RNA sequence: GGGGCGUUAGCUCAGCUGGUCAGAGCAGGGGACUCAUAAUCCUCCGGUCGCGGGUUCAAGUCCCGCACGCCCCA
Repeated sequence: GGGGCGUUAGCUCAGCUGGUCAGAGCAGGGGACUCAUAAUCCUCCGGUCGCGGGUUCAAGUCCCGCACGCCCCA
């Protein structure tokens, strides 16, 4: 230098063919239970969807550029 994959909550990851409230588990706060702790159950909190543009009535999803990570080729 060329190519591929990835980037979504504090962490690990879903998100199908563009549309519904952007979600799950873990972590964190509160509560129930218990003599107490753990476990279990209920509930709450938590997001510029890597950044910037574009297409569209509408973009996490499609297109372009850039950044970062991993891999392959040279």
Molecule: transfer RNA
Organism: Streptomyces pathocidini